[in-house]
RNA sequence: GACGAAAAAGGCAAACCUGCUGAAAAGCUGGGACGCAAAGUUAUGGGCCUACUCAUUCCUUGAAGGAAUGUAUGGCAGCCGGCUGCCGGGC
Numbered sequence: 001g002a003c004g005a006a007a008a009a010g011g012c013a014a015a016c017c018u019g020c021u022g023a024a025a026a027g028c029u030g031g032g033a034c035g036c037a038a039a040g041u042u043a044u045g046g047g048c049c050u051a052c053u054c055a056u057u058c059c060u061u062g063a064a065g066g067a068a069u070g071u072a073u074g075g076c077a078g079c080c081g082g083c084u085g086c087c088g089g090g091c
Stems, first nucleotide, its partner, number of pairs: 001091001003088002011036002016031002019028003034078001040083003045080002047076003050072002054070006
C1' cells in the first nucleotide's frame, strides 16, 4: 500500500415506538437492533427526496392530474464517489 481470515478493546444503530421541531422531505431525545470495518467525515462531484400559494416550460383532462428544467442559508452520508482512521493472519 492493498486486503478483511480469526480475535481483542471498543464504536455505530435500520424498521418500529415515545416526546419535541418542521409546510414537507427530514431532524433531535429516549427506547429498540436489521445490520455496519469506516454505518467516522464530506451535501462545493454524481444520485435520491421535499415544495410552505416556489418559478418556467411542456403533456394531458370534463374537472383533476403528470413530466422536465431551474430555485432553496431545504433534506438524505445506512446509494456511488472524495477525505481521514482502530485492529489484524496472510499478501
Predicted 3D model of a 91-nucleotide RNA (c-di-GMP-I-GGC riboswitch aptamer) from Neobacillus terrae.
NCBI's taxonomy places the organism under Bacteria, Bacillati, Bacilli, Caryophanales, Neobacillus.
The coordinates come from a structure-prediction model, not an experiment, and the mean pLDDT is 84.